Two RNAs folded together computationally: RNase P RNA and transfer RNA, 496 nucleotides in total. The coordinates come from a structure-prediction model, not an experiment, and the mean pLDDT is 75.

RNA sequence: GCGGAGGGCCGGAUGGCCGCGUCCGCGGGGCCCUCUGCCGGCCCCGGGGGCGAGGAAAGUCCGGACUCCCUGAGACGACGGUGCCGGGUAACGCCCGGCCGGGGCAACCCGAGGGAAAGCGCCACAGAGAACAGACCGCCGCCUGUCCGCAGCGGCCGGGCGGCAAGGGUGAAACGGUGGGGUAAGAGCCCACCGCGGGACGGGCAACCGGACCGGCACGGCAAGCCCCACCGGGAGCAAUGCCGCAUAGGGGCCUCGCGCGGCAGCCCGGCGACGGGCCCGCAGGGACGUCUCAGCCCGAGAGGCCCGGGUUGGCAGCACGAGCCCGCCGGCGACGGCGGGCCCAGAGGAAUGGCCAUCGGCCGGGCCGUCGCCGCGAGGCGGGAUCCCGGUCACAGAAUCCGGCUUACAGGUCCUCCGCGCAA
RNA sequence: UGCCGGGUCAUCUAAUGGUAGGAUAGUGGACUCUGAAUCCACUCAUCUUGGUUCGAAUCCAAGCCCGGCAG
Numbered sequence: 001g002c003g004g005a006g007g008g009c010c011g012g013a014u015g016g017c018c019g020c021g022u023c024c025g026c027g028g029g030g031c032c033c034u035c036u037g038c039c040g041g042c043c044c045c046g047g048g049g050g051c052g053a054g055g056a057a058a059g060u061c062c063g064g065a066c067u068c069c070c071u072g073a074g075a076c077g078a079c080g081g082u083g084c085c086g087g088g089u090a091a092c093g094c095c096c097g098g099c100c101g102g103g104g105c106a107a108c109c110c111g112a113g114g115g116a117a118a119g120c121g122c123c124a125c126a127g128a129g130a131a132c133a134g135a136c137c138g139c140c141g142c143c144u145g146u147c148c149g150c151a152g153c154g155g156c157c158g159g160g161c162g163g164c165a166a167g168g169g170u171g172a173a174a175c176g177g178u179g180g181g182g183u184a185a186g187a188g189c190c191c192a193c194c195g196c197g198g199g200a201c202g203g204g205c206a207a208c209c210g211g212a213c214c215g216g217c218a219c220g221g222c223a224a225g226c227c228c229c230a231c232c233g234g235g236a237g238c239a240a241u242g243c244c245g246c247a248u249a250g251g252g253g254c255c256u257c258g259c260g261c262g263g264c265a266g267c268c269c270g271g272c273g274a275c276g277g278g279c280c281c282g283c284a285g286g287g288a289c290g291u292c293u294c295a296g297c298c299c300g301a302g303a304g305g306c307c308c309g310g311g312u313u314g315g316c317a318g319c320a321c322g323a324g325c326c327c328g329c330c331g332g333c334g335a336c337g338g339c340g341g342g343c344c345c346a347g348a349g350g351a352a353u354g355g356c357c358a359u360c361g362g363c364c365g366g367g368c369c370g371u372c373g374c375c376g377c378g379a380g381g382c383g384g385g386a387u388c389c390c391g392g393u394c395a396c397a398g399a400a401u402c403c404g405g406c407u408u409a410c411a412g413g414u415c416c417u418c419c420g421c422g423c424a425a
Numbered sequence: 426u427g428c429c430g431g432g433u434c435a436u437c438u439a440a441u442g443g444u445a446g447g448a449u450a451g452u453g454g455a456c457u458c459u460g461a462a463u464c465c466a467c468u469c470a471u472c473u474u475g476g477u478u479c480g481a482a483u484c485c486a487a488g489c490c491c492g493g494c495a496g
Stems, first nucleotide, its partner, number of pairs: 001421010012360007020052005026046007054396001058407002061405005066237004071295006079233005084098005099113001100111004114228002119226002121222003136168002138164008147155003176194006196215003201210003241317004251308007260283004266279005285299003324343008361394007371384005426495007435449004443479001451467005472488005
C1' cells in the first nucleotide's frame, strides 16, 4: 500500500425570527367557604424556569415486571418450548467462555449440537441389489457342441453346472478404505496402517482429549418424520384493571343437575289446642378446575351453560424512581458482579420537537489550474491533483405500560484490534 | 398500541416429502352459410430469500403483502 475479518462510536453544527407539549413555582383579578381573616378549591390574564423521541422508537420473534380471571395446595394428563459442557442474568429460545463437527491459506464464520439395539415409519426413479440385500457387464473351475491347428493339448464362439462380489456400471448413498499376502478366481480369509466398537488408566468441574491394550474384522441415512429422554411453562393482556358520572330494559328465550332428611333448645306469625309456616343449625346431595385427592367457599333451593337484545362510547387514575443512567475503584479470560460518589433524563390523549432564512460541515458530479507520475524521438495520450468556483444531496426512520434480548432497515463518516499478500527502510 | 389468520396459472380451487392437476378465461384448429354450443390441442402459477433433506407447494427461519379482533 492492497485485500479480508472482528468490535465500538457518530449519524449533521451554529445563529436569528415565528410556533409547540409537559412539569414546577411567581404576580394580578374574580368567585366559593367564613362573623372577619387564614387554609383550601375553581376560573381568567400575565410572565419566568427545568425537561422534551431511537439505535433501531420497527417486526411482535422470545423472556419478564405489573393487572385481572380460574377457590387454594398436591399429583397426573394434554399442549407447547429448549436441547453439547460450564457460567452470567429477575428470566429467556439471550449473552460469555469452552468442547466437538463443517467452511476458509488464515484472522474468523456457521451448527435446529441429547437418543437410530425403546418402538413405528420413509429412502421415489435408476439399479442385480437400499439393511443383516444381491448378479446386469464380468472373473475362475468342471463338463460339453461346431470349427481351426498333425496328436497331446491349445484357441475363437456358444450351452449347462458350480464358486465369487475384488474390477466396471446404476445411484444422493451399495453392508468399511489403502497396500500386501493368500486363492482356481476371489473375499477382513490373514497381516500392517487408518477407520469402527469396547472395559480400564491419565488430564480436565464437565462437554471432551490422550499414549498403550483388546476385539469380531462388522452394527446405512433421515428424529427441521412420528417419537424416547432431560429440563421449563396456568390463561389473557394497559384497548389489562380500578374509581366517579350519565343512561337504560333489575330485559327476553332455551337447556342440564337438583328441589330430600333431621333438630325445633330459642325467636316470630296463625291457631282454643294439636299443629302449620318462617328464621336458625346439622346432614345427604349439587356447583365452579382437563382428571383425581384433600381443604375452603356458595347453595341446601339454588348452581351452571348457551343465544338474542338494550344502555354507555364521558371524566380521573393506571402514567413513569426504573431488575434506571453516568463516573471511578476492585474481582473476573469474559458475559457480569461488588463498593463509593453523582444525576432525575418525554408522558401525549387523534396524539407535542415544526416552518423560514443565513453560514459552516460531510458526500456525489462537473469546471479551471500552478503541477506530479507513466508511455512516447516528437506531436500527443492515460491517470492523479491542494486552493477556488458551480450544481445537487444529507441515510433508516418517530414514543403510547415499562424493561432485558433477538431479528429486520440504514447515505455517509470515524476509531481500535487481528489475518493474508506485496514493497521499502 | 397490542392480539390473531392467510398467500398456488389472469380468476376460482386440488395436490400433506417423490410427474404441480382440474375448471373458467385466452389462443389456434375442426364443425356450420354464419354464430352459439360441442370436440381437439396449446400457453400461463407454488409471495420472496435462506436452511433441513438425495429431493420441498408441503418441514423450519427471516422478510414482503392482504385481511380480522380488542373500552